Description
A computed fold for a 104-nucleotide RNA from a Thermoleophilia bacterium, annotated as TPP riboswitch aptamer (THI element). The sequence was found by an Rfam model in a public genome assembly.

């Protein structure tokens, strides 16, 4: 001096699916709708909790009414993907790594 883990604090992206009897409850998942308010009453719409991502970026759009494969059903898994896109500073602390000084 450097990178690289962790934990915080600031800020800022981000989605919220299939199914069933519609009370709730099954499947994957980090996360399947915490609360308030409005409305055309749909998780549709501000804001808000949880959560997950913030450039070593698959958080999360797009292409996708895709392609294969499973499935009770789904973006369920798998390709697609070295694809285009896509939101950061700070602080503190750990071991590591490179150089320099010393002793054996």
């Nucleotide at each position: 001096c450097c990178g690289c883990g962790u934990u915080g604090c600031u800020a800022g992206g981000g989605g919220a699916g299939c199914g069933c009897u519609u009370g709730g409850c099954g499947c994957u998942g980090a996360g399947a709708g915490u609360g308030u308010g409005g409305c055309u009453c749909g998780a549709c719409c501000a804001c808000u909790g949880a959560c997950c991502c913030u450039g070593c970026g698959a958080a999360c759009c797009u292409g996708a009414u895709c392609u294969g494969g499973g499935u009770a059903a789904u973006g369920c898994c798998a390709g697609c993907g070295a694809a285009g896109g896509g939101a950061a500073g700070c602080a503190a602390u750990g071991g590591u790594g490179a150089u320099c000084u010393c002793g054996u």